[in-house]
Background: Predicted 3D model of a 150-nucleotide RNA (c-di-AMP riboswitch aptamer (ydaO/yuaA leader)). It was read from a public genome assembly, where an Rfam model found it. Its mean pLDDT, the model's own confidence on a scale to 100, is 81. The model forms 92% of the base pairs in the Rfam consensus.

RNA sequence: CGCUGAGUCGCGUCCACCAGCACGGGCGCGAGCCGGGGACCCAACCGCACCAGUGGGGUGAGUCCCGCCUCCCGAGCUCCGCUCGGGGGUGGGUAGGGCGUUUCCCCGCCCGAACCCGUCAGCUAACCCGGUAGGCGGCCAUGGGAAGAA
Repeated sequence: CGCUGAGUCGCGUCCACCAGCACGGGCGCGAGCCGGGGACCCAACCGCACCAGUGGGGUGAGUCCCGCCUCCCGAGCUCCGCUCGGGGGUGGGUAGGGCGUUUCCCCGCCCGAACCCGUCAGCUAACCCGGUAGGCGGCCAUGGGAAGAA
């Protein structure tokens, strides 16, 4: 100076540093931004059959599909083998998301996680509660075209 993200800003106070102020950190109060809970109405809730297994919900782009594994658990069968389901690991894709330093199109590159609540929550006015982090890159801002801006 930029990227992701809500994650920025103001005031007071204390600590540290300083000749002094500011920068830094803690605590508190606000503004802005973000998220959750929470009526009427609406939605859902009715009945039948099967069901080994499997509570449900939230933030987030992070969903779903197809394989593989001499791994773990459970069930079944023609039983030492096979099949199915769940978990774990691991490939390929995918809904979706981000970047290429103003925007659009093209082109290219990447992500497609993780965590939380705790048996409980649809939407939801009033009202109530919480968060305001973390992680990265550059010093040529030098992907192309068009349109802007300075």